[in-house]
RNA sequence: AGAGUUUGAUCCUGGCUCAGGACGAACGCUGGCGGCGCGCCUAACACAUGCAAGUCGAACGGGGAUAUGCUGGACAAGGCUUCGGCCGAGGAAGGCAUAUUCGAGUGGCGGACGGGUGAGUAACGCGUGAGCAACCUGCCUUUCAGAGGGGGAUAACGAUUGGAAACGAUCGCUAAUACCGCAUAACAUUGCAGAGCCGCAUGGUUUUGCAAUCAAAGGAGCAAUCCGCUGAGAGAUGGGCUCGCGUCCAAUUAGGUAGAUGGCGGGGUAGAGGCCCACCAUGCCGACGAUUGGUAGCCGGACUGAGAGGUUGAACGGCCACAUUGGGACUGAGACACGGCCCAGACUCCUACGGGAGGCAGCAGUGGGGAAUAUUGGGCAAUGGGGGAAACCCUGACCCAGCGACGCCGCGUGAGGGAAGAAGGUUUUCGGAUUGUAAACCUCUGUCCUUGGUGACGAUAAUGACGGUAGCCAAGGAGGAAGCCACGGCUAACUACGUGCCAGCAGCCGCGGUAAUACGUAGGUGGCGAGCGUUGUCCGGAAUUACUGGGUGUAAAGGGAGCGUAGGCGGGAGAGCAAGUCGACUGUGAAAUCUAUGGGCUUAACCCAUAGCUGCGAUCGAAACUGUUCAUCUUGAGUGAAGUAGAGGCAGGCGGAAUUCCUAGUGUAGCGGUGAAAUGCGUAAAUAUCAGGAGGAACACCAGUGGCGAAGGCGGUCUGCUGGACAGCAACUGACGGUGAGGCGCGAAAGCGUGGGGAGCAAACAGGAUUAGAUACCCUGGUAGUCCACGCUGUAAACGAUGAUUACUAGGUGUCGCGGGGGCAUAAGCACCGCGGGGGCCGGCGCCAAACGCAUUUAGUAAUCCACCUGGGAAGUACGUUCGCAAGAAUGAAACUCAAAAGGAAUUGACGGGGACCCGCACAAGCGGUGGAGCAUGUGGUUUAAUUCGAGGCAACGCGAAGAACCUUACCCGGCCUUGACAUCCCGCGGGAUGCAGGGUAAUGCCGGCAGCCCUUCGGGGCCGCGGAGACAGGUGGUGCAUGGUUGUCGUCAGCUCGUGUCGUGAGAUGUUGGGUUAAGUCCCGCAACGAGCGCAACCCUUAUUCUUAGUAGCCAGCAGGUAAAGCUGGGCACUCUGGGAAGACUGCCAGGGAUAACCUGGAGGAAGGUGGGUAUGACGUCAAAUCAUCAUGCCCCUUAUGAUUUGGGCUACACACGUGCUACAAUGGCGUAAACAAAGGGAGGCAAAGGAGUAAUCUGGAGCAAACCCCAAAAAUAACGUCUCAGUUCGGACUGUGGUCUGCAACCCGACCACACGAAGCUGGAAUCGCUAGUAAUCGCGAAUCAGAAUGUCGCGGUGAAUACGUUCCCGGGUCUUGCACACACCGCCCGUCA
Repeated sequence: AGAGUUUGAUCCUGGCUCAGGACGAACGCUGGCGGCGCGCCUAACACAUGCAAGUCGAACGGGGAUAUGCUGGACAAGGCUUCGGCCGAGGAAGGCAUAUUCGAGUGGCGGACGGGUGAGUAACGCGUGAGCAACCUGCCUUUCAGAGGGGGAUAACGAUUGGAAACGAUCGCUAAUACCGCAUAACAUUGCAGAGCCGCAUGGUUUUGCAAUCAAAGGAGCAAUCCGCUGAGAGAUGGGCUCGCGUCCAAUUAGGUAGAUGGCGGGGUAGAGGCCCACCAUGCCGACGAUUGGUAGCCGGACUGAGAGGUUGAACGGCCACAUUGGGACUGAGACACGGCCCAGACUCCUACGGGAGGCAGCAGUGGGGAAUAUUGGGCAAUGGGGGAAACCCUGACCCAGCGACGCCGCGUGAGGGAAGAAGGUUUUCGGAUUGUAAACCUCUGUCCUUGGUGACGAUAAUGACGGUAGCCAAGGAGGAAGCCACGGCUAACUACGUGCCAGCAGCCGCGGUAAUACGUAGGUGGCGAGCGUUGUCCGGAAUUACUGGGUGUAAAGGGAGCGUAGGCGGGAGAGCAAGUCGACUGUGAAAUCUAUGGGCUUAACCCAUAGCUGCGAUCGAAACUGUUCAUCUUGAGUGAAGUAGAGGCAGGCGGAAUUCCUAGUGUAGCGGUGAAAUGCGUAAAUAUCAGGAGGAACACCAGUGGCGAAGGCGGUCUGCUGGACAGCAACUGACGGUGAGGCGCGAAAGCGUGGGGAGCAAACAGGAUUAGAUACCCUGGUAGUCCACGCUGUAAACGAUGAUUACUAGGUGUCGCGGGGGCAUAAGCACCGCGGGGGCCGGCGCCAAACGCAUUUAGUAAUCCACCUGGGAAGUACGUUCGCAAGAAUGAAACUCAAAAGGAAUUGACGGGGACCCGCACAAGCGGUGGAGCAUGUGGUUUAAUUCGAGGCAACGCGAAGAACCUUACCCGGCCUUGACAUCCCGCGGGAUGCAGGGUAAUGCCGGCAGCCCUUCGGGGCCGCGGAGACAGGUGGUGCAUGGUUGUCGUCAGCUCGUGUCGUGAGAUGUUGGGUUAAGUCCCGCAACGAGCGCAACCCUUAUUCUUAGUAGCCAGCAGGUAAAGCUGGGCACUCUGGGAAGACUGCCAGGGAUAACCUGGAGGAAGGUGGGUAUGACGUCAAAUCAUCAUGCCCCUUAUGAUUUGGGCUACACACGUGCUACAAUGGCGUAAACAAAGGGAGGCAAAGGAGUAAUCUGGAGCAAACCCCAAAAAUAACGUCUCAGUUCGGACUGUGGUCUGCAACCCGACCACACGAAGCUGGAAUCGCUAGUAAUCGCGAAUCAGAAUGUCGCGGUGAAUACGUUCCCGGGUCUUGCACACACCGCCCGUCA
C1' cells in the first nucleotide's frame, strides 16, 4: 500500500466481498510448563446455609466465672482426757479486696466509609471552566477562654403477669461522660446607635457604645501527666447550591406550559430560589428544534485510524443513581440510610390461625435463564478501615491459594554427525522421482521433568496465610511433552484415487454433468504453533456521508418558474473599539493509561521514576483581515427627463377566406372512402354547381435556428389600459446589493364544479374492414371535451434533461433592434465603419471532462447563497399528516429480495422487414427437368430372433459401399475353443516341418492313416508340431464433447494479419478508409502513415496455332513391287499422328474516353485479345460440423467372453412417407433394311479374332496379343429407303408364366442375361422446386474402376449441338462503407406477462 467482482474487450460511476487489528467472548479439534492479568455481557430473576460492623470496663450500674489475699468458720485427721470435755493441723459455705474474663443493659464513637450493581436518568446527571457578598462541615491541626454548684429520673435487676412465638404489660429499686435547671461568659447570636475601608447590585468587612440570650463531664494514674468536656476564631478535609460551554436518534413529534413566567409579602432550609403559600400581573419556552416518542448511567480512558474521525464505556480510577417494588420521615456533623425504622404492594417462610419473620445488585454457594463466565478455600502476615489510652478486637475491604489456554508474555518437546539416499508410503513415461539427514545408528546435553538436600525477599526488634513456595545444590535419564488450518484466483502452498450437477464445497468470483490442483480420502507442500480454525461484534481498507476529502448535461442527484422574510455572504478611501484572530505569560487539565527516556523482576509480559499531553479560564499586548461604531465616496444598485423595437399582458370592437348546416335554382345516378373494400349518404334528388342566409371556431400568405416574456407561453386587425427590456444623456440618492429555508402569487395539456356555447375536430361508444384473434393501427359515424365567464386542480421528457448572481479567460461569422460618423442618393433608401444589448453557428492554443462533448449564451478559472444525491428492486408504493369537491397532489419509509449487480460513455463484431455501392445461373430472359406413372436405388417409419453400424437443413438420403447368394459381416439362432484365429517370451517332449488320402458332423471342433525337415565348428542352432504355466493376446465394445490425422462447408468469396510510426487514459483506431478502376485488398491517385506476410494473380498440367527434332508398332505425297481387296512389301518421314524441345498474347500497336494515371471502349494484325477454354491449387478462421467402423490413440469397460471359430438365417422384410435416378407417355417418333464418322480406355487366374453350332443368351474353337502391333470393338444419335397415321396404338414396357444360358462349392430366401407368351400404370404431371451463359444446356452412344457373377449408380470419353441475358426493383447468398442496438451462446439473440 491494495485486490477480486458488471463487459467479447475498455474506461468510468457504483455497490458487494477479501487481506489488517481488537475482544470480559462462545463453539470445533488439540493440549507440556511457568509468570502477569481477567472471568454472569443473559433474569435489577428467586434464593437454602455460613460469613461480610463492630468496639470501648480508662463513661456507668449490676450479674456470672476463674485466680490470689484477708475474713469467716461449718466440718474435722490426730492428740489429750478426770470421759464431763479440751486442744486441734487442715478447712467448706459466706463476706470483703485485687487481678483476669464472659455475656446482656445504660452511655460514647462507628453502622452515611469500605464492598456491590447499572434498573432508572437525555438531567447542571456527567465533563470542563467559573461563582456563592446565599452555605454546612463529626473526627484532625492551631489559637483564645472556660469547666462553680445542684436536681429529678430510667434501663439492667427483682416481683407479678399476657402470648404458640415474635414481643410485651404493670408495680418496685438503682448508676453515669445519659437527662435537666441555676451561676459565670464573649472575638458568639439578636436588637438599637455610630465610624473607617471595600464591592457590579442586594451588600461585605473592621471597629465603638448600650441592651438581651446561651456552656461544660468526667475518666485513668502514687505522681508527673495523659485522654476527654464547653464557648469562640482560623485552617484542613469533606459536602451543598448556582452559572457559561459541551453531551444520541426521530419533524411521518410543531406548537408546549396554570406553580406555568415574573413581582410583593410570608413560611421553610445549613443556604439563594415557586422550594412551598396568599395576593397581583400574563407571562415564559420554541425551526439556533420547544414539547412528545425511542434509546442510554457519564467521564478519565479502551479499540481502530496516517490523521481528522468512527465505535465503545468489561477490568483500574473519578462522579452519579439504586439496594424486593412504591412512599415516608426519624436519629445524626453527615442519610431520607444495601446487612436502620414506619406504611403500602407482590413473593417466600413460621404459626397454637389470634399473629409474626424476611430481603445476596457484599464474599462463597444454589436453582433458573443462557452459546457462555470460577471455591459454600486460607489469613488478617502485609496495605487500609472502625473502636479503644493501650494491649487488642472486628474487617469475604484486602493479601493469597484453587478452577478456566479466556487473554498477553516467556520456555520446552532435543543438539551434532549420519547416503546403503534403507524399509515402508505416495507417484511413475517403470528409467525413476519424492517423503529425506528425515529415521535407524554413533557421539553428546539436561531447559521443563523425577528424586534427595538446602532454602528466601516480602518484616531495619517480634509477628508469614502464601509455603517447605520462588531460588540454589546434587543425582537420574532423550527418557514424559504437537497440533490445527489451508493448498482454483484474491493468497504462501499439487499430485493420485474415489465420486459423476450426485454426495458435497463456498468470504467474493464460483467449483461438481467420467480424466475435478475447488467435493471426499491419501501422499506431499505452505502457514501458524500450545495452540489453530469457525462464528459474532467494532474500527480500518471505504475519498462508500467527502471538516481534512465527493458530487448533480447523459451514471443517483438542479426545486416548473418568479417575488420576497429570517439567515448566511457582500464595493472604494479614513478614524475609533477590540468580539473573532494572533502573540507573550499564567491557572487548571486528578491518579492510572498513552508517548519519550531511564530503572527493577535471569528476559518479556508486568512494575517503578521523570518529562510531555490539542481543551477551558485569567492577565498583558498587536490592529493587517472579519466584525462593530462614526463620518465620507461613486464605479455596484436605483431614480430622472427625452427616445426605440416587440405574437409581453388585460378588456372592448371590427374583418375576410374556409368547413358545416338551412332555403331556393340547375342537374342526374351515383357519391364517399381505401392497399383493396365495406359500413355510410343518395331517385323523398345526394355528390357536383349557383344564389341567399345562419352559426361557431381558428386567423393562410407575411413567417425567418426572427421577436417578446421569469417560466408556462404569446401570431388577423383597430382602440383603451398596463408590465418589462434597451442604447444615449449624466441631473439626483449614496451600498440602498446578491442569494433565499419557510411564505406568497404565477404555472401547458388533461380533469372537476356552476352557467353559457357548440361549426370543425374528437377520448368513450357503435358499425365496417384487417387479422389466427384485433377490445388496435385504416374507414364511416359520434358524445364528453375542445370555445366563453367565474372558481378548483398544481402536475409534464414543466428539457438546454445544464439553479441564481458577479468577475475574468484568442477569435471568426451571419442575424434582431439601437445610436453615431462620413459617402452615394435624397422620397423611402443603399453599402461601409463603430459601440453596448438580445438571440444563433463554427472553432485554434489551452482548461475541464469517464468519454461523448463544453468552449464569453461555459460543462473553463474563482466567489457567494439555495436545492438535491449516496447499489438495484420493493417504490415515489404503504401508513401517518397537510391540501383538494373528486381525480389526486405534497411529504415519504420498512420488511423482504438480488447464489451482486443495476448503470454511463465509448470499442470491435454479429444483427436490422436501416441506408449507399458492388458481385454471383441470385432474380429476370430462355432451354431442359423434378414434383403425377412404372421400375431401380438410398432414407425414415413399421416389422423382426436379427432386419449390424455410421451419416441428419444447405453441407444426411445412387452417402461410407469402386459393387451383401456363402465369404464380406460388424447383426440374430445354435454348436464348439479358452494363453486363444494373430504377436513376443519361458519349460518339457518330439522331428510327425510339410504334403496327400480318409472317417464322422449341419459345419468347425473331433478321430485318425501314409509319406516325411534343414544347417552345423557336432557343442548346438533354425523351423515346426504336441503338452504346460503365466506375463499377455484379442475387442467393428464406450467416449469424434479427451485426441492425432483426414474430410465437408461458408468459398476460389476477397479477404485475414503483422512490424515500426502516429492518434486515443483505454478497449482500439490508422495502415485496410476516400476518388476512380478491376474477376480480385487488381492497379492508379490522394492521405500519418511507411513497409511486410498469408491469400488474389502468375509459375504447373491439359487444350487451341505454328516451328523444330525423332520416326516404330503410326503415316503413304512421290518411286518401285504386289493383291479379289488391303501400307501388304521395298523404301521414305513430305503430310496425319505420336514423343521431346521451342515460339506465340504483352493492352505490345492505333484512335477515342478518362485526371497527362490506373483503366475502359473500338480497331488493326493474329490460330488465339484483353485472366483464350478447362483442371489442380482452398488465406485467418467458423460450425465442440463428420469420422474411435480406414488408420493411430488417452481413459473406461469385457477376459471359459463384449474374444476366436462355424452351420443356417439376416443386412434384400413392407400398410406407408421422402430424396436421387432410369424408362416412358410418342410422329423432331416407333419398327425394319442396308450404309458413314469417334475419342478415351482395358487385357495374362486376362482380352480373345477367324471359323462352326444355336432364334438368342451363349457354346465350340483357339489365331494373335504383356499391346500406337493383337483383341474387347458393333460406336450411336445421324443420313437414305420402306412402313405405321394419332390409337393406350406397331407408343410404353412393368408384372407374370414357360423354357433356357452363364458365373459360382452353392442362384430357395437372393444374381445377371436370352427366347416365346402375357402387355399394368402412364396421353406431359397441383402447390412447389432443380440444373444450365457455349462447344455450355439438351441429346447420342463408348470405355473404365470395383468385380467369380451381378449398374438405371460412380468416374471418364467423344458425336450432334441450341435459345436467352432488357436489366439489378424484388427473392437467396456474399463483399465494402455507413447508421441504430438493452444482442456478444451474438435475432434460432434478448425479453415481458399469465399459469403450473
This is a predicted structure of a 1396-nucleotide RNA (small-subunit ribosomal RNA) from an uncultured bacterium. The coordinates come from a structure-prediction model, not an experiment, and the mean pLDDT is 84. RNAcentral holds the sequence, with entries from ENA and Greengenes.